Model confidence (mean pLDDT): 77 of 100.
A computed fold for a 94-nucleotide RNA from Pseudozobellia thermophila, annotated as TPP riboswitch aptamer (THI element).
The source organism's lineage runs through Bacteria, Pseudomonadati, Flavobacteriia, Flavobacteriaceae and Pseudozobellia.
The sequence is in RNAcentral, with records from Rfam and Ribocentre.
It matches the Rfam family "TPP riboswitch aptamer (THI element)". Rfam's curators write: Vitamin B(1) in its active form thiamin pyrophosphate (TPP) is an essential coenzyme that is synthesised by coupling of pyrimidine and thiazole moieties in bacteria.

Parts: sequence; C1' cells; structure tokens
RNA sequence: GUACGGCUUUAGGGGUAUUCUAUUGUAGAAUUGAGAGAGUCCCUUUGAACCUGAUUUGGUUGAUACCAACGUAGGGAAAAGUUCGCACCGUGUC
Repeated sequence: GUACGGCUUUAGGGGUAUUCUAUUGUAGAAUUGAGAGAGUCCCUUUGAACCUGAUUUGGUUGAUACCAACGUAGGGAAAAGUUCGCACCGUGUC
C1' cells in the first nucleotide's frame, strides 16, 4: 500500500405465511424460520435478503417454501471510516 473479514456511521432494500381449536363479532394457540398484526430481524452487487417463473414439479404435513428441485434461470438495494484481525506486495534495517 492492497484484498478479505470484524467493528462504527449514514443511506437504502425486503418479508408480515399456514390453520388445529374456539367463535355472533372477535381472538387465542400451534407449526416452520433470523424474522410471521415483527424484533434493526435479515440483506445491500463477492447480492438465494426478497421478487418473478408459480394456481410449477416431487415429497411431507393438521396445513403451509414445511423439505427438495427449478437455480453456473431472470430481476434485485450503498458509500465512507478504522495504530481490530488475517494474507499478500513494495521499501528500509538487522
């Protein structure tokens, strides 16, 4: 000096499902998950956070992206700082 990671600041993006039970309305609870009437919860181009494909295909379940395929498919939102770590390069010294 550079790259990657960590941390900090500011800016931005995203999702809010299923229905077993009760029920006049309404709600409680359970399941999965980082997050489900939401916590800065997750993600920001080295981009599977998230959307389209999709009323998709196979499996599972009480039911559901619940699991897998689709997916080296198409889209998708950023910059700075740092005597924090690690690696490499250059220069100097021993």